The RNA shown here (c-di-GMP-I riboswitch aptamer) has 84 nucleotides and comes from a Clostridia bacterium. The source organism's lineage runs through Bacteria, Bacillati, Bacillota and Clostridia. The model forms 95% of the base pairs in the Rfam consensus. The coordinates come from a structure-prediction model, not an experiment, and the mean pLDDT is 87.
RNA sequence: UACAGAAAAAGGCAAACCAUCCGAAAGGUUGGGACGCAAAGCCAUGGGUCUAAGGCUAAAAGCUAUGAUUGCCAGGUUGCCAAA
Numbered sequence: 001u002a003c004a005g006a007a008a009a010a011g012g013c014a015a016a017c018c019a020u021c022c023g024a025a026a027g028g029u030u031g032g033g034a035c036g037c038a039a040a041g042c043c044a045u046g047g048g049u050c051u052a053a054g055g056c057u058a059a060a061a062g063c064u065a066u067g068a069u070u071g072c073c074a075g076g077u078u079g080c081c082a083a084a
Base pairs, nucleotide, nucleotide: 005081012037013036017032018031019030021028022027035071041077042076043075045074046073047072048069049068050067054064055063056062057061
């Protein structure tokens, strides 16, 4: 120095599940809890996925994001330690 993350240390985050509140839902908040994570810090910018209140279609039913997800991937940005 770090694009390639071995070892150690300091610290960090927190899946499922349970309770709680918000939401039409997906999902989220707070507390408990740890499956995991080197960006599992931050940003919905591109793609994917989930939901479909409202809207559209004559109806059954379907379509639709302005909703959600960064712990699906890419991109942007900041950052601890550190051998080859």